[in-house]
RNA sequence: AGAGUUUGAUCCUGGCUCAGAACGAACGCUGGCGGCGUGCUUAACACAUGCAAGUCGAACGAGAAAGGGCCCUUCGGGGCCUGAGUAAAGUGGCGGACGGGUGAGUAACACGUGGGUAAUCUGCCCUCGGGUGGGGAAUAACUCAGGGAAACCUGGGCUAAUACCGCAUGAUGUCUCGGGUCCUGCGGGAUCCGUGACCAAAGCCGGCCUCUGAUUCAAGCCGGCGCUUGAGGAGGGGCCCGCGUCCCAUUAGCUUGUUGGUAGGGUAACGGCCUACCAAGGCGACGAUGGGUAGCCGGCCUGAGAGGGUUGACGGCCACACUGGGACUGAGACACGGCCCAGACUCCUACGGGAGGCAGCAGUGGGGAAUCUUGCGCAAUGGGCGAAAGCCUGACGCAGCGACGCCGCGUGGAGGAUUAAGGCCUUCGGGUCGUAAACUCCUGUCAGGUGGGAAGAAGGCGGAGCCGGUUAAUAACCGGUUCCUUUGACUGUACCACCAGAGGAAGCCCCGGCUAACUCCGUGCCAGCAGCCGCGGUAAUACGGAGGGGGCAAACGUUGCUCGGAAUCACUGGGCGUAAAGGGCAAGCAGGCGGCCCUGCAAGUCGGGCGUGAAAGCCCUCGGCUUAACCGAGGAAUUGCACCUGAAACUGCGGGGCUUGAGUAUGGGAGAGGUAAGCGGAAUUCCCGGUGUAGCGGUGAAAUGCGUUGAUAUCGGGAGGAACGUCAGAGGCGAAGGCGGCUUACUGGACCAUUACUGACGCUCAUAGGCGAAAGCUAGGGGAGCGAACGGGAUUAGAUACCCCGGUAGUCCUAGCUGUAAACGAUGGGCACUUGGUGUAGUGGGUACCGACCCCCGCUGUGCCGUAGCUAACGCGUUAAGUGCCCCGCCUGGGGAGUACGGUCGCAAGGCUGAAACUCAAAGGAAUUGACGGGGGCCCGCACAAGCGGUGGAGCAUGUGGUUCAAUUCGAUGCAACGCGAAGAACCUUACCCGGGUUUGAACUUCAGAUGACUACCGUAGAAAUACGGGUUCCUCCCACGAGGCAUGUGUGCAGGUGCUGCAUGGCUGUCGUCAGCUCGUGUCGUGAGAUGUUGGGUUAAGUCCCGCAACGAGCGCAACCCUCGCCCUUAGUUGCCAGCGGUUAGGCCGGGCACUCUAGGGGGACCGCCCAGGAUAACUGGGAGGAAGGUGGGGAUGACGUCAAGUCAUCAUGGCCUUUAUGUCCAGGGCUACACACGUGCUACAAUGGGCGGCACAACGGGCUGCGAACCCGCGAGGGGAAGCCAAUCCCAAAAAGCCGGCCUCAGUUCGGAUUGGAGUCUGCAACUCGACUCCAUGAAGGCGGAAUCGCUAGUAAUCGCGGAUCAGCACGCCGCGGUGAAUACGUUCCCGGGCCUUGUACACACCGCCCGUCACAUCACGAAAGCCGGCUGUACUAGAAGUCGCUGGGCCAACCCCGCAAGGGGAGGUAGGUGCCGAAGGUAUGGUCGGUGAUUGGGGUGAAGUCGUAACAAGGUAGCUGUAGGAGAACCUGCGGCUGGAUCACCUCCUU
Repeated sequence: AGAGUUUGAUCCUGGCUCAGAACGAACGCUGGCGGCGUGCUUAACACAUGCAAGUCGAACGAGAAAGGGCCCUUCGGGGCCUGAGUAAAGUGGCGGACGGGUGAGUAACACGUGGGUAAUCUGCCCUCGGGUGGGGAAUAACUCAGGGAAACCUGGGCUAAUACCGCAUGAUGUCUCGGGUCCUGCGGGAUCCGUGACCAAAGCCGGCCUCUGAUUCAAGCCGGCGCUUGAGGAGGGGCCCGCGUCCCAUUAGCUUGUUGGUAGGGUAACGGCCUACCAAGGCGACGAUGGGUAGCCGGCCUGAGAGGGUUGACGGCCACACUGGGACUGAGACACGGCCCAGACUCCUACGGGAGGCAGCAGUGGGGAAUCUUGCGCAAUGGGCGAAAGCCUGACGCAGCGACGCCGCGUGGAGGAUUAAGGCCUUCGGGUCGUAAACUCCUGUCAGGUGGGAAGAAGGCGGAGCCGGUUAAUAACCGGUUCCUUUGACUGUACCACCAGAGGAAGCCCCGGCUAACUCCGUGCCAGCAGCCGCGGUAAUACGGAGGGGGCAAACGUUGCUCGGAAUCACUGGGCGUAAAGGGCAAGCAGGCGGCCCUGCAAGUCGGGCGUGAAAGCCCUCGGCUUAACCGAGGAAUUGCACCUGAAACUGCGGGGCUUGAGUAUGGGAGAGGUAAGCGGAAUUCCCGGUGUAGCGGUGAAAUGCGUUGAUAUCGGGAGGAACGUCAGAGGCGAAGGCGGCUUACUGGACCAUUACUGACGCUCAUAGGCGAAAGCUAGGGGAGCGAACGGGAUUAGAUACCCCGGUAGUCCUAGCUGUAAACGAUGGGCACUUGGUGUAGUGGGUACCGACCCCCGCUGUGCCGUAGCUAACGCGUUAAGUGCCCCGCCUGGGGAGUACGGUCGCAAGGCUGAAACUCAAAGGAAUUGACGGGGGCCCGCACAAGCGGUGGAGCAUGUGGUUCAAUUCGAUGCAACGCGAAGAACCUUACCCGGGUUUGAACUUCAGAUGACUACCGUAGAAAUACGGGUUCCUCCCACGAGGCAUGUGUGCAGGUGCUGCAUGGCUGUCGUCAGCUCGUGUCGUGAGAUGUUGGGUUAAGUCCCGCAACGAGCGCAACCCUCGCCCUUAGUUGCCAGCGGUUAGGCCGGGCACUCUAGGGGGACCGCCCAGGAUAACUGGGAGGAAGGUGGGGAUGACGUCAAGUCAUCAUGGCCUUUAUGUCCAGGGCUACACACGUGCUACAAUGGGCGGCACAACGGGCUGCGAACCCGCGAGGGGAAGCCAAUCCCAAAAAGCCGGCCUCAGUUCGGAUUGGAGUCUGCAACUCGACUCCAUGAAGGCGGAAUCGCUAGUAAUCGCGGAUCAGCACGCCGCGGUGAAUACGUUCCCGGGCCUUGUACACACCGCCCGUCACAUCACGAAAGCCGGCUGUACUAGAAGUCGCUGGGCCAACCCCGCAAGGGGAGGUAGGUGCCGAAGGUAUGGUCGGUGAUUGGGGUGAAGUCGUAACAAGGUAGCUGUAGGAGAACCUGCGGCUGGAUCACCUCCUU
């Protein structure tokens, strides 16, 4: 620090996902040790049991028992001492307000931070001052009596105090009054002096005899601890304030003690805290009120930081203590282990009543994915009480449990190659696990054993000594110090030594990419995996196992959650033309921002200082545990807040000035700017009249419609409504919507010019208000044309559409509503700055001869092209999308959805605001290369057209489909399968079927061991294969042993397979296509895919060539080189040839010859070379000459990069799989030849350009040895006999046929046609039944030129005629060749098909056989509505009113004080039980609000494998699309009105560039 994922590829946008760190975790698997931490995140659910707050006898009264000892005894017991002034209890004091727990509530001065308190309190503690006198009356305990199950209660009696109550003394204390000083926030405060009033107290312990009294000893004195009063301090609170502190605006208004005042009450204290009265305020878009959620912080996690998340442990603060309410006591509480009341729950009960509160420590149940011991100790630290000893302390210190986390250690080290065995893989050579192991030599951590053994402890009490204070005192006491003594839960722990011995100690995850690590087997879209992309349909590095490897390690993975990556909410640090995103538009309040100069202030800002920012933590340094984690010390940091002080540039505020921003005045002209009224002509329609007659109209073609009651057409007249041609322009005006005949009136704005004036008056703008196309709505008019809906006609499979005929709302006017749009430049407004060119509108200046035009310069507007720059690209580019500033609006993946709910506006339609569940791994933008288009341009091809002949109809042949069958073996399937593999299925072939055999096999082969024959031949059985019998009986080398070969049988490896997979493959082939294309190197352009080159202008059969050009070259293709045919020359002359000569049986037969033909070798020839013309003078094209041949002369061979997972596993080869007495192999028979049908390819025909008969001609390519086979003979013939010749330019096949000549047939199912069938034969072959070919006789079928449709061919071609060959025993209408005869037509490229190049659009890229939309049906998921039903929270009104405070009352009751009284007693003051008033919790009644659950039914939405209907969109998508609105329709949609280009194409106009 990034990576994966949208595409064929690219760049961008954008979401999703991953790698990191972290955790109070949980789960899976595994688990040796230790240290330090940490451990109910859920039910603030309920709790058994034990413990968690007591202490003080030096405040006080009273005061046991058991036990022990002694004594007495009636032997039942009693007394005394001790236990012991102890236990337990009580009065009283202090503490139970700390410590410990929890996070429910709380959005708040609760918390944080900084301040204030002149508005306050403070027990214990510290410092200082004063005081501590003298009295009184009770009461618990106790005792007696009584009640109760209990808890406990009542009454009588006794008693003490540091308990309680008067009195005295009283001040520097409080209050009142008067005066002074200082301070102040102006309210007041501090302090001093004086007057008056008011208010205190308690004693206890120790010691002593100096003072007083005195006998000890005290009331005296001394000391200590207390008490009281006051001042101060420390620490701790209370209250107040500034700032900060979550989400929802689909919560926008809230508030009556409310806001303030006055008076009073209350409090420690300010305050509306409370009450009465008065006023009517207070809060709120800087977010009140309401709702939801939540303890806050230091910190912790993450992050580069800013930030985000979090609040468990530790620390600070707050809140709470079963739930709700309340007060009491107290310095402090509204009180966790206190009280009262109410409620719920649990327990006890004798049913009358009582008791209780673990969110203390353990522990239990429950909940939950999940969280520990009912441990030890007060030794340390800390706390309470006490004078102290000490007691108490689940605070705390320790231990236990849990890998929950962090940290450390170990499971050994070194050597060791026959690289053992074994596993796995293998190309069979080997590789790997792997120095790993074994083995050898060592070491000794941890665990185990034995032994030793700390630190944590300082202090306290006591004893002894010393010093100091106090005192009368050497006493006591207090303080300090030295020595002695004593105190450890953990713990016999840490640690140390020794002993033995490698011994007891390794797993988990992963290995397709991201991401480090690969093979085999199994499986076969199954089972499964998966964080994302995605794997799995027979060779899976992705599933499962194994081997190997990678990672981490006492752990490893998974899940969850947080931050990061994510600049993906962007302060740091993003965007808005087309990706999501500019508000439809302007004006404008609040708000934000704001020109130049001078001056003051100092709020912001900057500097310095000071306070604070607790500790812990983080960071640095040092130190302590063997190290680390952990811990200690010091430092730094704590970016903040407050105060003091300084500066004055900038912002701000105040003052003064300026003119350039803004505005005003004056003079001009331009304009479809707006509103109202009036007027005008053209056209449509209608009405009237004239002329006139049969049609008109409409369309692709028609029809509906109109018309003889006279239409259309035409003329005249009239009515009415709407819109304003030409001018007209990308021209003008307006903020936008929008505005177009003319005139008038009223009116808004902009611009130019001139000078003058005001003096920052400016810019922007949330909300509110205004304007706002079309459609639509309300009311009233109007209505010519057009025209949703609707009706009809067409089209169509259908046609709820497109087209046609009609036609209502509407379109128009008035008044009002609606408030939307592709309201678009898809581009908010303002200001400034930044090269230019060229149009155009308005206006001014200059130049010019008046004018006009032109030209130059300026301002304002409006276009185009372009520089820099920007942009993902397209593009923008002074009219910015450039560079900056200011303000507003808006965006944050796609779908769900602009939907639902809520609110609000509207008459309605609907608008504005505007989610979520769920679902997807994308959805997108721009550009690229292709492909495609019922897009365009150019150009080819028997592509069409022009022709000739066919196919499709018939019969037959052949192949295929289908069907049948035991089998009809298999493959080929649009072109490019179908007379194809088959260039030869009767057996064989043969792969199929049935049957009979066989199992190392029909053929091949390794090794081991055995045998030496098995065969041939004969016989028997059999359909044969084969079996049995007979029969004969190995070979080579070697002296031998033996070796080798061969054969047979056995065993073992194995053979064999036309079994599967052509979608695992090689090879070969088809096809586009003999089409003209396909690429590369370097350079250049582009972020990139890629482009350029290869495009363009010409030209060609051609990417053929020329020219041009950021390209220059090159390769594979094209062409040429090769073969063949055509002309010539040359060489050669047999088997070929015969011009001339001779002979002849008349046949080149012979002599002879090699001229010719021919044969087959070599060479020449053709190149736009020559001429003319065109063309850019080029390439090239047209014409001509010459030539056998002329523009590649004809034909062939030759097939670029690639496409079709095209074809072939059955030619062959081959991976994998399957089979192994069978899917192998042998044999016989059958089948591949079936037959209702359908198709392809052919043959023969339908006839007279023909058929039949006779005669006569003329080929070429070829083939021939168990072959071709002549002559001759036989047969009607197929053929037979026969045998010459020929291994072939020699002989044979062999006749060529059409043709020519002659004559017959005469238009008919025929003298056409020959199928079919009967009979008779021939040939091949082991064998022609299934199932051959041919011959003869007889039979003579369909068929009279073929529907829709469709094929071939452009010249020696089509057509037509025969001939040969391969295969082959035989079998040819097929195939491959050969020659003979030998045409017609091509205007032309509009159309069909295929193709090439350029261009355009695209939502296609397995590429139009593409993509894709909606209804319906089914399944499933979440959501909305819904009569209602249920619940939570909450408002209001009323009712009710516990406890309790306060007030009133208080006839009952009462010791202290006062009065009367000798006293008893009475009265008073004061209080109190009770009563009562206000307030008041739970509860009740009624009625709202809000949130949630549920709900028959219902609505749309998402998803789902191949369902149904159509075809809406993407190309001009076949009616361009989209859009707002309105109507209609199964559905996508259609139509009307207006708008947009984000529409293809053609043409015109205009403009721009060069």
Molecule: small-subunit ribosomal RNA
Organism: uncultured prokaryote